Predicted 3D model of a 685-nucleotide part of an RNA (large-subunit ribosomal RNA, domain II) from Hadarchaeota archaeon (SeqCode). The organism belongs to Hadarchaeota (SeqCode), within Archaea. RNAcentral holds the full RNA, with entries from ENA.

Context: one part of a larger RNA
RNA sequence: GCCAGGGAGUUCUCGUCAGUGGCGAGGUGAAAGCCGAAGCGAAAGCGAAUGCCCGCAGGAAACGAGGGGCAUGGUAUGAAGCCAGAGUCAUUGGUGAGAGACCCGAAGCCGGUCGAUCUAUGCGUGGCCAGGUUGAAGCGCAGCGAAAGCUGCGUGGAGGACCGAACCGGUGCUGAGCUGCAAAUCGCUCGGAUGAGCUGCGUAUAGGGGUGAAAGUCCAAUCUAGACCGGCGAUAGCUGGUUCCCUCCGAGACUGCUCGCAGGCAGACCUCCGACGAGGUAGGUAGCGUGGUAGAGCACUGAUUUGGCGUUUAGGGAGCGAAAGUUCUCGACGCUUCGUCAAACUCCGAAUGCGCUACCGUCGUAGACUCGGGGAGUGAGGGCAUCUGGGGUAAGCUUGAUGUCCAAAAGGGAAACAACCCAGACUCGCGUUAAGGUCCCAAAGUGCCAUCUAAGUGUUAAUGAAAGGGAGUUCGCGUCCACAGACAUUCAGGAGGUUGGCUUAGAAGCAGCCAUCCUUUAAAGAAAGCGUAACAGCUCACUGAUUGAGGGUGUGGGCACUGAAAAUGGAAGGGGCUAAGAUGGUCACCGAUACGCGGGCGCGAAAGCGAGUAGGAGGGCGCCGUGCGUGGGUAGAAGUUGGGUCGCGAGAUCCAAUGGACCGCGUUCGGACGAGAAUCCUGGU
Numbered sequence: 001g002c003c004a005g006g007g008a009g010u011u012c013u014c015g016u017c018a019g020u021g022g023c024g025a026g027g028u029g030a031a032a033g034c035c036g037a038a039g040c041g042a043a044a045g046c047g048a049a050u051g052c053c054c055g056c057a058g059g060a061a062a063c064g065a066g067g068g069g070c071a072u073g074g075u076a077u078g079a080a081g082c083c084a085g086a087g088u089c090a091u092u093g094g095u096g097a098g099a100g101a102c103c104c105g106a107a108g109c110c111g112g113u114c115g116a117u118c119u120a121u122g123c124g125u126g127g128c129c130a131g132g133u134u135g136a137a138g139c140g141c142a143g144c145g146a147a148a149g150c151u152g153c154g155u156g157g158a159g160g161a162c163c164g165a166a167c168c169g170g171u172g173c174u175g176a177g178c179u180g181c182a183a184a185u186c187g188c189u190c191g192g193a194u195g196a197g198c199u200g201c202g203u204a205u206a207g208g209g210g211u212g213a214a215a216g217u218c219c220a221a222u223c224u225a226g227a228c229c230g231g232c233g234a235u236a237g238c239u240g241g242u243u244c245c246c247u248c249c250g251a252g253a254c255u256g257c258u259c260g261c262a263g264g265c266a267g268a269c270c271u272c273c274g275a276c277g278a279g280g281u282a283g284g285u286a287g288c289g290u291g292g293u294a295g296a297g298c299a300c301u302g303a304u305u306u307g308g309c310g311u312u313u314a315g316g317g318a319g320c321g322a323a324a325g326u327u328c329u330c331g332a333c334g335c336u337u338c339g340u341c342a343a344a345c346u347c348c349g350a351a352u353g354c355g356c357u358a359c360c361g362u363c364g365u366a367g368a369c370u371c372g373g374g375g376a377g378u379g380a381g382g383g384c385a386u387c388u389g390g391g392g393u394a395a396g397c398u399u400g401a402u403g404u405c406c407a408a409a410a411g412g413g414a415a416a417c418a419a420c421c422c423a424g425a426c427u428c429g430c431g432u433u434a435a436g437g438u439c440c441c442a443a444a445g446u447g448c449c450a451u452c453u454a455a456g457u458g459u460u461a462a463u464g465a466a467a468g469g470g471a472g473u474u475c476g477c478g479u480c481c482a483c484a485g486a487c488a489u490u491c492a493g494g495a496g497g498u499u500g501g502c503u504u505a506g507a508a509g510c511a512g513c514c515a516u517c518c519u520u521u522a523a524a525g526a527a528a529g530c531g532u533a534a535c536a537g538c539u540c541a542c543u544g545a546u547u548g549a550g551g552g553u554g555u556g557g558g559c560a561c562u563g564a565a566a567a568u569g570g571a572a573g574g575g576g577c578u579a580a581g582a583u584g585g586u587c588a589c590c591g592a593u594a595c596g597c598g599g600g601c602g603c604g605a606a607a608g609c610g611a612g613u614a615g616g617a618g619g620g621c622g623c624c625g626u627g628c629g630u631g632g633g634u635a636g637a638a639g640u641u642g643g644g645u646c647g648c649g650a651g652a653u654c655c656a657a658u659g660g661a662c663c664g665c666g667u668u669c670g671g672a673c674g675a676g677a678a679u680c681c682u683g684g685u
Stems, first nucleotide, its partner, number of pairs: 001685006011099013026035003039046002050071005058063001072084004102241002105238001109231006120205009129195001131163003134159001138155007167192003172188002175186002207223001209219002244620006254267005269377001270375006279363003283360008295348001296346002301342003307336006315330006381406007389398002411422003426600007436590003439575003445587001447586006458577002468562002472559010490545004495519003500514003525540001528539003601610003621674001623671003627667006639658008
C1' cells in the first nucleotide's frame, strides 16, 4: 500500500415549536402538588366581557363564524403601554440549555508513588599506571676567597616536568557508515598518561528537589523541571474525519456591536409552516418634483501668463545731489487686454439616478404583498467591465461603488486555460442554429467579387511595443515645370576686360579683407566644389544639341521595413501556406446539453417548470430485534460464485452451481442501523 472487521449528533433532565391522540374551564399525579382559568402597577394597592362600523369564504340580496377598525372596560400619573376565556397530559419530530454532549488530537497544570545498576558529586575500602628522557634541593670532593660565599666535578633523584604503551579521552578528515556492526559505531589522525590521574565494590543526596571546575550539564536511550499511575473523556474560538437513495427550493462572504479581527451575537440574504385577504412591481412611456457629478466657466475662494493706464512713494534696488529732494526700476493696489488651473472654487450645468402619479407590460384569490412562528448556513470571497481613492495615470496590487460571472454551472468556442465569447444540462431520438469556423491533422468552400502585402509580415479577439528613421510599395490632395520639348543620360560650350583691388614670399574664381561691375553672347558667378607652393588641371551653376512624355516638390491615408536583447532546442496548437495572409463585400455550409419537433419520467387543473455547494423541506431503500398475521426448507434454508430481469435510485427478484440447517413476507413497535478517506483502530497480506 491493499483486504477484512471495528469506527463519529447519543442518553437523561428542563424549556420551546410543530404533528398526532386523550380529556377540557379544566388537565394531570399514589399523594404533597404542578400547569391553566385575571390582569395591571416599582409599590401601597385596585381589579375586566359590549356597542357601532368594515369585511374573507358563502350568498340573489340581507347578512356574514373567524378577521380588522373605532369606541368601551381593568390597571396605571396618562387617550402611551400591557390586559379583556383554552388549556393540560401523553407521544413523535425539530431546536435551545445543563451535562464529556458528534468523534479523534495537544503542549501543559495538580496529587501520590517509584527510581543514583546510567550519570553528577561526596564518603568508606581496595586495585592500576611498559619503557625511555631531563637532572631541582641536599650531600661529598677539588679549586678560589679575609669572610660572606663562588666555581668545577661527582653524588642525589625533585616535578599538576618531557617522549611514549596499557588505561582514560575524543582534535581534524566536517572521511566511512547513516532501512548502520551500532537509537553515536568504524578507520586514519590526535590530547592526557605520578596526577585536580584512572578504576572495582559498598554507601549517601530525589523532582521546584538533588548534583553541577557552570554546558541549563546530569539524575536509567526521557530533563529550561524524571518516570509511572491518578484528577481525566482537562481544555482546544484550531486541524482532520463524520457512513444509503430520490424529489422541491436554495444562499453568504454585506451592516452593526464585541479584549473583536481564524470566534461570536443581532440584522440582511435561504428554507418550511401558519395567519390575513388584494393588491404587488425589478421593465417601458409620459408628467410633476429633486440633485450639483461629467462637462464647462472664472462671477466668488485660491493659484496663474503678457501688455497698457492710473494710484502709492509706507516697501526692495539703482542713479544724481552736501542735503532737502528727485528720476528710473521692481513690488503692491485698482481698471483694462492676452493666456491658463482647482477633490475640499462655482455665474452655469447635462446624460444617468431618486421620489410621487398615470398608462402599458408583468406577477397575484391554485393567495401575491404584508405579518407571525420553526430550522439554517454565512459573516476569509474572487475575476472581468465601468466610475473613484491609495500606489509610480505599476502589479494576477490595494479601498470602495454599480453590474455581471465564478464561488455553487455542466455543454460549445478560445490548442491546453474558475470567472473572455456563445449558452443555463430531467431523460432518449431527429432536425435548425449561436459563438467560432470551412487546405490536412479535423466536421464544413483549396467559394465568388474587388483591392493591398513580399516582410513567412502575417496565418493569435485580447497574451507587449514606442519615439525616431528610410527614393519599400499603394491610394488621395495642393503646387511648379513640360511638344515654343520638361526631368534624367550623353555630346559640345562654360568666354573676354582680368592674375578685379587689397593683402601676401606667392594669393591668378577658390588662405584672408573689400567690391562683385562691364563686354561678347545661345549661355557662362570677379565663381558652388576638388585641386596647385602659386599657376595649371577636373567639375558645377548657366546654355545649345541629342532624345521624345511626362517630371519635380509639399502634404495626408493603407499595407509593409527598421528601431526589436535572456538564459535546455522550439514553436501561429502542428503540418504547412504567397494565400490557407490583410481590407471590404457576397452566397453556401459545418458547428452546443441553446432553439424546434417527437417518445418517456416527476410536479401541476392547465400554461408551464425540473443546473446546484453551505443549507431548509418532503418521500423512500436496506440492516438488527419485536407483537400479531401468514408462508418456505434435507425432494436442500442462510451464506457464497456466476448469470438473467425489474426499479430514476437506495435496491429487489429469478436461474444455475456451491453449501448443508435454518429462513422469509405483510403489518406494529423499537434501535450502540448503512463506511472510502480521520498521518483512524485491530488483524491478515